[in-house]
Context: one part of a larger RNA
RNA sequence: GGACGAACGCUGGCGGCGUGCCUAAUACAUGCAAGUCGAGCGGAUGGAUGUAACAAUCCAUGAGCGGCGGACGGGUGAGUAACACGUGGGUAACCUACCUUUUAGACGGGGAUAACGCCUGGAAACGGGUGCUAAUCCCGGAUGGGAUCUUUCUGCGCAUGAAGGAGGAAGGAAAGGCGCAGACAAGCGCUGCUAAGAGAUGGGCCCGCGGCGCAUUAGCUAGUUGGUGGGGUAAAGGCUCACCAAGGCGACGAUGCGUAGCCGACCUGAGAGGGUGACCGGCCACACUGGGACUGAGACACGGCCCAGACUCCUACGGGAGGCAGCAGUAGGGAAUCUUCCGCAAUGGGCGAAAGCCUGACGGAGCAACGCCGUGUGAGCGAAGACGGUCUUCGGAUUGUAAAGCUCUGUCAUUUGGGACGAGAGGCAUGGAGAGGGAAUGCUCGAUGUGAGACGGUACCAAAGGAGGAAGCCCCGGCUAACUACGUGCCAGCAGCCGCGGUAAUACGUAGGGGGCAAGCGUUGUCC
Numbered sequence: 001g002g003a004c005g006a007a008c009g010c011u012g013g014c015g016g017c018g019u020g021c022c023u024a025a026u027a028c029a030u031g032c033a034a035g036u037c038g039a040g041c042g043g044a045u046g047g048a049u050g051u052a053a054c055a056a057u058c059c060a061u062g063a064g065c066g067g068c069g070g071a072c073g074g075g076u077g078a079g080u081a082a083c084a085c086g087u088g089g090g091u092a093a094c095c096u097a098c099c100u101u102u103u104a105g106a107c108g109g110g111g112a113u114a115a116c117g118c119c120u121g122g123a124a125a126c127g128g129g130u131g132c133u134a135a136u137c138c139c140g141g142a143u144g145g146g147a148u149c150u151u152u153c154u155g156c157g158c159a160u161g162a163a164g165g166a167g168g169a170a171g172g173a174a175a176g177g178c179g180c181a182g183a184c185a186a187g188c189g190c191u192g193c194u195a196a197g198a199g200a201u202g203g204g205c206c207c208g209c210g211g212c213g214c215a216u217u218a219g220c221u222a223g224u225u226g227g228u229g230g231g232g233u234a235a236a237g238g239c240u241c242a243c244c245a246a247g248g249c250g251a252c253g254a255u256g257c258g259u260a261g262c263c264g265a266c267c268u269g270a271g272a273g274g275g276u277g278a279c280c281g282g283c284c285a286c287a288c289u290g291g292g293a294c295u296g297a298g299a300c301a302c303g304g305c306c307c308a309g310a311c312u313c314c315u316a317c318g319g320g321a322g323g324c325a326g327c328a329g330u331a332g333g334g335a336a337u338c339u340u341c342c343g344c345a346a347u348g349g350g351c352g353a354a355a356g357c358c359u360g361a362c363g364g365a366g367c368a369a370c371g372c373c374g375u376g377u378g379a380g381c382g383a384a385g386a387c388g389g390u391c392u393u394c395g396g397a398u399u400g401u402a403a404a405g406c407u408c409u410g411u412c413a414u415u416u417g418g419g420a421c422g423a424g425a426g427g428c429a430u431g432g433a434g435a436g437g438g439a440a441u442g443c444u445c446g447a448u449g450u451g452a453g454a455c456g457g458u459a460c461c462a463a464a465g466g467a468g469g470a471a472g473c474c475c476c477g478g479c480u481a482a483c484u485a486c487g488u489g490c491c492a493g494c495a496g497c498c499g500c501g502g503u504a505a506u507a508c509g510u511a512g513g514g515g516g517c518a519a520g521c522g523u524u525g526u527c528c
Stems, first nucleotide, its partner, number of pairs: 001528004006524005013375006019368002021333001026331003030328003035068003040065002044061006075286003085210007094203002099199007107141001109139003116131006148169007156161001176191005212258003219249003224246008261283004265276004288309005311322004339365001341364003347361001348359004378408004388399004412469001414464005422455001427450004432445003472517005477498003483512005493500002
């Protein structure tokens, strides 16, 4: 000199864009943060139409069964020195819901259960018994390609081997819903379902290399190292188990201890290098602490389950409930870090055919000079060089064109008025074109109309008035830019280093003057 997620002191006009618990991974009141689908299913309640009354139809609502999602998104950095991360490879040792594409299919039966009714336990949380019922719920049968076993062929690979073709054996699939047309059915369209192949995407596992301190840590190791066999996994493997062998690692630093999430990047530096890992992006790990599995394409699962523990709460004392390292917010800790705000209008996500619903992701607003950037606090003229202040050799010098005064301007702020972009997306209505064997619905395309804004009456624009509302902080002995007076008298004090102060202190305090930076200026801390 530069930098900062800064803090402290004094001061503080406006705007834009960013940033904001670095400490206690401490404890949490309250609200919200993950739901959705009636075009899978049965029924309930309320209303309307309707009926003599039911029935039937339509609308709304909440629960249940079922499906998809809750493994994403959001937070934190505790643990981890490790294939955790980065980079480059391998997988002939693997998986992949939804999506795209290809091929084939979707036949024919059966069963249970919640909701609901009745009875009943409990303070509650929550149940128990019995009876009924549906499905895209569950289970046999049929048909089969795939996988398995077996026979055989082909050209391949770095080894184990892998790929493709043909034949045989035994053999595990499936679900409907909506719309159009129609007397019904058949039919057509959309969507969903099953099996198999390919793709895309996302992951699992393995390996080479790379990135920390201590040797005042020198030896470490029993599933340890290898083999055979069994088990297990989507999958190789001591991953696990039985048996066998006695190996394996280490001064090229094993083991131990300490510290630490890693990277893209960020800061500094001419570079080499040094330091850091806030925000943003990628990966990992964690979710009160420890352990465990279930479901599922995917979890050993932040707002799921079970067990144990600590803590908090409720209780009728029998028993229950909870987990902010989500967004706000509270207490505590601390030098220190924000609103219990608005909206789903945009972007994105989940569900749904869609309308739409949900979304503290996100978009915004609020607070804070915390940072960066921009801008203002006026401009020109103005010498009687006014008054006042300070100094003085008493002549004057300086403050100083500074002020006053005159002439202007009108940024920002203030008031008034107008007023956005971000949005004409999906949908709906009307009419049209096209693909296909193609009547309708449907599909694709374009046209016209309609149509949603939190921010926000904000940005922006116009007008009005009047210099009016807007400057401080640090320093002035040398380093280092800027000097005098008074007070004090080794006192009070200053200080980054050298050092000042003991009666003329440019070094302390005050004043005048000056220098520097400026809505900031200094100090402290940390890094280069």
This is a predicted structure of a 528-nucleotide part of an RNA (small-subunit ribosomal RNA, 5' domain) from Sulfoacidibacillus thermotolerans. It was read from a public genome assembly. Rfam family: Bacterial small subunit ribosomal RNA. Rfam links the family to the GO terms structural constituent of ribosome and ribosome. Lineage of the source: Bacteria > Bacillati > Bacilli > Caryophanales > Sulfoacidibacillus. Model confidence (mean pLDDT): 83 of 100.